[in-house]
RNA sequence: CACAGAUAAAGGCAACCGUACACGAAAGUGUUCGGACGCAAAGUUACCGGCCUAAGGAGUUUAGCUCUAAGGCAGCGGGAUUACCUGA
Numbered sequence: 001c002a003c004a005g006a007u008a009a010a011g012g013c014a015a016c017c018g019u020a021c022a023c024g025a026a027a028g029u030g031u032u033c034g035g036a037c038g039c040a041a042a043g044u045u046a047c048c049g050g051c052c053u054a055a056g057g058a059g060u061u062u063a064g065c066u067c068u069a070a071g072g073c074a075g076c077g078g079g080a081u082u083a084c085c086u087g088a
Base pairs, nucleotide, nucleotide: 003087004086005085012039013038016035017034018033020031021030022029023028037075043081044080045079047078048077049076050073051072052071056068057067058066059065060064
């Protein structure tokens, strides 16, 4: 440097639930504590596909409805990029 990941060792992450807050129109995100499905990139990145939301904007048959991402999801798949431990 490359490859591999064991009923092993060290360390790490945490869907979801409960708890207390913060941001947001929402989707969702961040933080605290307790448990925990799972993960060998479940680190980072919206580039491609996909999915969620629809504030604003547009349309409309107007208490409404429809469309739309500059908002999100990296634990949906692919790509890009960086990295810990071990060598059974």